[in-house]
RNA sequence: CUCAUCCAGAGGGGCAGAGGGACCGGCCCGUUGAAGCCCCGGCAACCACUCCGGCGUCAUUCCUUGCAGCCUGCGAGGCCCGCCGCGAGCACGGUGCCAAUUCCGUCCCGCCAUGUGCGGGGGAGAUGAG
Repeated sequence: CUCAUCCAGAGGGGCAGAGGGACCGGCCCGUUGAAGCCCCGGCAACCACUCCGGCGUCAUUCCUUGCAGCCUGCGAGGCCCGCCGCGAGCACGGUGCCAAUUCCGUCCCGCCAUGUGCGGGGGAGAUGAG
């Protein structure tokens, strides 16, 4: 930088000792113990792996087969390979995560008729893969 996802889910203990929820504004969490580190546990299923389906490739090689011709040509199917799926499974492995929708909002648009309301989009951020 690109793509996908972000209203689901899942916490105990030890050390430590005042912060934390990205930033800003709110609103929260925190001495009944924040951050951080360690141990154990868990959630989820992005990647990996297995299977199914679809599409492509099948130039070269391999398997099956049809036709012709006689060891070659043409064709069909398969295997392999690649891509895809609101597909299925798995949870050994690589990550991630375990207060509150990414806690809510910030910028733009729309709607109801004004509540600091609802909906859509954007921006920012997080995670994964490349």